[in-house]
C1' cells in the first nucleotide's frame, strides 16, 4: 500500500430474512429482610462509533470518515 472483519449500557454480550418497548448476565442507585452486614428478592437508570443516502420504517442495508484486530507484499 492492498485486501478481510469488528464497533449496541459503566463491562461482558443476543437481536433470522428491516417491523422489539433494543433483550440477557455483572456492576451502580433505592427499597424489603436482619440487632449490623452479607445472601436473597423487588424497583430504577444507563444504548446502538460520527456523517450523510435508500425505505412507510434502518442496530440490521448502501457510502464516506474514525478507532481496534487479522493477513498479503
Nucleotide at each position: 500500500a492492498g485486501g478481510g472483519g469488528c464497533a449496541u449500557a459503566g463491562u461482558g454480550u443476543c437481536a433470522a430474512u428491516g417491523g422489539u418497548u433494543a433483550g440477557c448476565a455483572c456492576g451502580u442507585g433505592g427499597g424489603u429482610c436482619u440487632c449490623c452486614a452479607a445472601a436473597a428478592c423487588c424497583c430504577a437508570a444507563a444504548g446502538u462509533c460520527c456523517g450523510g443516502g435508500u425505505u412507510c420504517a434502518a442496530a440490521u442495508c448502501c457510502c464516506u470518515g474514525u478507532g481496534c484486530c487479522c493477513c498479503u507484499g
Molecule: transfer RNA
Organism: Candidatus Saccharimonadota bacterium